This is a predicted structure of a 104-nucleotide RNA (Glycine riboswitch aptamer) from Dyella thiooxydans. The organism belongs to Dyella, within Bacteria. The coordinates come from a structure-prediction model, not an experiment, and the mean pLDDT is 80. The sequence is in RNAcentral, with records from Rfam and Ribocentre. It matches the Rfam family "Glycine riboswitch aptamer". Rfam describes the family as follows. This family represents the bacterial glycine riboswitch. Rfam links the family to the GO term glycine biosynthetic process.
RNA sequence: CGCAAACACUCUGGAGAGACCGGUUGAAUCCGGCGCCGAAGGGGCACAAGGCAGCAGUCCAUCGCUGCCUCCAAACUCUCAGGCAAAAGGACAGAGGGGCGCCC
Numbered sequence: 001c002g003c004a005a006a007c008a009c010u011c012u013g014g015a016g017a018g019a020c021c022g023g024u025u026g027a028a029u030c031c032g033g034c035g036c037c038g039a040a041g042g043g044g045c046a047c048a049a050g051g052c053a054g055c056a057g058u059c060c061a062u063c064g065c066u067g068c069c070u071c072c073a074a075a076c077u078c079u080c081a082g083g084c085a086a087a088a089g090g091a092c093a094g095a096g097g098g099g100c101g102c103c104c
Base pairs, nucleotide, nucleotide: 001101002100003099007098009096010095011094012093013092018034020033021032022031023030035084036083037082041080042078043077044076049070050069051068052067053066054065055064
């Protein structure tokens, strides 16, 4: 200088919701109870596309309609998991270097 840029790593930013009630009870854990959040992870779904069947049309081809199945996204949705002071975590975003080749 060029290629690659998917993934991992490092740094920075990063929301939401009860420091809820009881068990002699700061937080965490355990037992019981009620109320919440969505941005670790996970589940669900659209259009389109494909397959099968039926109907219509009907010389053939082509095309249309309906049903079922497959496939199919999210920051949508569910709230399983996780979370509801701080800390930790955190989707996502920015930056950095990491790999390979050539030259000095």